[in-house]
Predicted 3D model of a 109-nucleotide RNA (c-di-GMP-I-GGC riboswitch aptamer) from a Thermoanaerobaculia bacterium. The organism belongs to Thermoanaerobaculia, within Bacteria. It was read from a public genome assembly, where an Rfam model found it.
RNA sequence: UUCGAUAAAGGCACAACCGGCAAAAGCCGGUGCCGCAAAGCCACGGGUCCUCGCUUCUUGCGGCGGCGGACGCCGCCCCGCAGAUCCCACGACAGCCGGGCUGCCGAAG
Numbered sequence: 001u002u003c004g005a006u007a008a009a010g011g012c013a014c015a016a017c018c019g020g021c022a023a024a025a026g027c028c029g030g031u032g033c034c035g036c037a038a039a040g041c042c043a044c045g046g047g048u049c050c051u052c053g054c055u056u057c058u059u060g061c062g063g064c065g066g067c068g069g070a071c072g073c074c075g076c077c078c079c080g081c082a083g084a085u086c087c088c089a090c091g092a093c094a095g096c097c098g099g100g101c102u103g104c105c106g107a108a109g
Base pairs, nucleotide, nucleotide: 002109003106004105011036012035016031017030018029019028020027021026034095040101041100042099044098045097046096047093048092049091053087056084057083059082060081061080062079063078065077066076067075068074069073
């Protein structure tokens, strides 16, 4: 330097729950402890995720709206709301992979 022990001393903290932030992915704190030899840090490459916004709809509702009709109703258009769908990074993820930087210990090779 590499490497990673039924070693030693330690470290971190999945999911879940509670509180907060955010449109969301997700993040912060507490409890917790699945696991991790870098599960320390960095969005450089790949990948995954979200969508405040946009598109679409033989969808539903509404309108002192517009037009037409066979006129107490219906059809078409427009607008708004809700739902669904599609697209979207100067967003997120380092405990997805690769890469970069730093670091405890010293068995075997």